Annotation: Predicted 3D model of a 71-nucleotide RNA (transfer RNA) from a Nanobdellota archaeon. Lineage of the source: Archaea > Nanobdellati > Nanobdellota. The prediction has a mean pLDDT of 83. Rfam family: tRNA. It is annotated as a transfer RNA.
RNA sequence: GCGGCUUUAGUUUAUCGGUAGAAUGCAACCUUCCCAAGGUUGAAGGACGGGUUCAAUUCCCGUAAGCCGCA
Numbered sequence: 001g002c003g004g005c006u007u008u009a010g011u012u013u014a015u016c017g018g019u020a021g022a023a024u025g026c027a028a029c030c031u032u033c034c035c036a037a038g039g040u041u042g043a044a045g046g047a048c049g050g051g052u053u054c055a056a057u058u059c060c061c062g063u064a065a066g067c068c069g070c071a
Stems, first nucleotide, its partner, number of pairs: 001070007010024004018054001026042005047063005
């Protein structure tokens, strides 16, 4: 330099164009003499910039980062 793949919550990971779900972690509360365990509730997310569409995490283009291969 060329080609391919990946990017979603603090972390791990679902979601074939129609309200983005879970696990774990975190916070509050309940339970307990205390801790642990358990229960309830809550906050927190589509890498970035455009395009298509009534509607985009999903389709298209570019950029960035990471990984793999070729040279």